RNAcentral holds the full RNA, with entries from ENA and SILVA.
Predicted 3D model of a 544-nucleotide part of an RNA (small-subunit ribosomal RNA, 5' domain) from an uncultured bacterium.
Model confidence (mean pLDDT): 83 of 100.
[in-house]
Context: one part of a larger RNA
RNA sequence: GAACGAACGCUGGCGGCGUGCUUAACACAUGCAAGUCUUACGAGAAAGUUUCCUUCGGGGAACGAGUACAGUGGCGCACGGGUGAGUAACACGUGGGUAACCUACCCUUCAGAUUGGGAUAACAUUUCGAAAGGGAUGCCAAUACCGGAUACGUUCAUUUAGACUUCGGUCUUUAUGAGGAAAGAUGGCCUCUAUACUAUGCUAUUACUGAUGGAUGGGCCCGCGGGUCAUUAGCUUGUUGGUAGGGUAACGGCCUACCAAGGCAACGAUGACUAGCUGGUCUGAGAGGAUGAUCAGCCACACUGGUACUGGAACACGGACCAGACUCCUACGGGAGGCAGCAGUGGGGAAUAUUGCGCAAUGGGGGAAACCCUGACGCAGCAACGCCGCGUGAGUGAUGAAGGCCUUCGGGUCGUAAAGCUCUGUCAGAGGGGAAGAAGGUAACGGGUCUAAUAUAUCCGCCUACUUGACGGUACCCUCAAAGGAAGCACCGGCUAACUCCGUGCCAGCAGCCGCGGUAAUACGGGGGGUGCAAGCGUUGUUC
Numbered sequence: 001g002a003a004c005g006a007a008c009g010c011u012g013g014c015g016g017c018g019u020g021c022u023u024a025a026c027a028c029a030u031g032c033a034a035g036u037c038u039u040a041c042g043a044g045a046a047a048g049u050u051u052c053c054u055u056c057g058g059g060g061a062a063c064g065a066g067u068a069c070a071g072u073g074g075c076g077c078a079c080g081g082g083u084g085a086g087u088a089a090c091a092c093g094u095g096g097g098u099a100a101c102c103u104a105c106c107c108u109u110c111a112g113a114u115u116g117g118g119a120u121a122a123c124a125u126u127u128c129g130a131a132a133g134g135g136a137u138g139c140c141a142a143u144a145c146c147g148g149a150u151a152c153g154u155u156c157a158u159u160u161a162g163a164c165u166u167c168g169g170u171c172u173u174u175a176u177g178a179g180g181a182a183a184g185a186u187g188g189c190c191u192c193u194a195u196a197c198u199a200u201g202c203u204a205u206u207a208c209u210g211a212u213g214g215a216u217g218g219g220c221c222c223g224c225g226g227g228u229c230a231u232u233a234g235c236u237u238g239u240u241g242g243u244a245g246g247g248u249a250a251c252g253g254c255c256u257a258c259c260a261a262g263g264c265a266a267c268g269a270u271g272a273c274u275a276g277c278u279g280g281u282c283u284g285a286g287a288g289g290a291u292g293a294u295c296a297g298c299c300a301c302a303c304u305g306g307u308a309c310u311g312g313a314a315c316a317c318g319g320a321c322c323a324g325a326c327u328c329c330u331a332c333g334g335g336a337g338g339c340a341g342c343a344g345u346g347g348g349g350a351a352u353a354u355u356g357c358g359c360a361a362u363g364g365g366g367g368a369a370a371c372c373c374u375g376a377c378g379c380a381g382c383a384a385c386g387c388c389g390c391g392u393g394a395g396u397g398a399u400g401a402a403g404g405c406c407u408u409c410g411g412g413u414c415g416u417a418a419a420g421c422u423c424u425g426u427c428a429g430a431g432g433g434g435a436a437g438a439a440g441g442u443a444a445c446g447g448g449u450c451u452a453a454u455a456u457a458u459c460c461g462c463c464u465a466c467u468u469g470a471c472g473g474u475a476c477c478c479u480c481a482a483a484g485g486a487a488g489c490a491c492c493g494g495c496u497a498a499c500u501c502c503g504u505g506c507c508a509g510c511a512g513c514c515g516c517g518g519u520a521a522u523a524c525g526g527g528g529g530g531u532g533c534a535a536g537c538g539u540u541g542u543u544c
Stems, first nucleotide, its partner, number of pairs: 001544004006540005013390006019383002021348001026346003030343003035075003040072002048063006082301003092225007101218002106214002109211004114148004123138006155178004161172004184206006227273003234264003239261008276298004280291004303324005326337004354380001356379003362376001363374004393423004403414004427485001429480005437471001440467004445461005488533005493514003499528005509516002
């Protein structure tokens, strides 16, 4: 000199864009943060309104409504959001490999979608319990569950031929055997079928099953790279390798049995300490050094430790089980909980914000859609925490006013500074107007496609109508009034830009270094003056 997620002191006008628990991965009251689908399924209210009856107490029916709430089922909950405790490791970065692998939803292509069955929740009755939560009996459904059929391709076993090979196998190919699937829903119609039908028919959309290829996302393996300590020198028994088996989506001591006795290490094993890694960030001419907040990629974790279940994917933050610590409820028998999600509280600390608004946009989940959910996100609030921009007025004005300070008492200086006069109107204030961010959605209309069809459905279009904005009556524009409301902080001995007076008298004090102060202190304290920065200025800390 530069920088900062800073803090402290004094001071503080406005706006834009950012940033904001670095400490206790300490404990958490309260609310919200993951739901959705009735076009998968069976059930199914109430308030209220209308109406009828009435013994005036009330009762029945319809609408409400096949709606709400609850249940079965599907998809999602593995994303998004947080934190950096652990980890010196294939965790990360980079470059390869997988002939050792998986991939829900999405796209492509091919084929299929057949026939049966038994349950169960909800519900009803009953029962145990303070509660949390159960038990028994009975009833019914499905795109829930379970058999049978079919399945070239697919999987497995055997097999023929060829190519490649890391010599283990792999790919293509021939044949045989074995195993393996499914689900409907909604809209429209009466052309065909069988006389008719509200269909088991036709048709459209969508869903379903098996398989191919793709896309996307991941698993695993390897080379190289990036901390400190040798005052850590030896470490290792599933350890190193083999055979066989198990296990996995998959290779492998990943696991097991047996066999061999290996494997690593001064090119630093093992141990200890520290630490999430990277793109980047800061600094520097660079080389390098330091660092890893915000944003982005990867990893790890979710009260502590362990375990699996479901699933395409988890060993799963707002799922399950067990153990532990802690907190809470209890009828003492037993139960409930997990903010390192967003706010917020206590605590710790030098120190870090609102228990805000909205799903309007972007993105995500569910749904055919309308739509619902979304503390992601978009916004607003607080904080000079940072960067950037603007303002606190402009011109004129010498009797160089008054006043302060200094003085050699002549004067000098603050100083065109002020006053006065003439103007301007940024910001703040008041009044008026007022966006973009909106793409979509619904309905109608027109056209195309499908079709037996002028239905329906779907796609496209745009002329039309209605409608969607949290921010926000915000940005921006116009008008009004008025110089009115808006300057401080540090320093002035040298380094280092800036000097005098008074007070003090080795005292009080200053200080980054040298050093000032013991009676004329440009170094302490105050006044005047000056210098430097400026809504900031200094100090402290840390890095280069």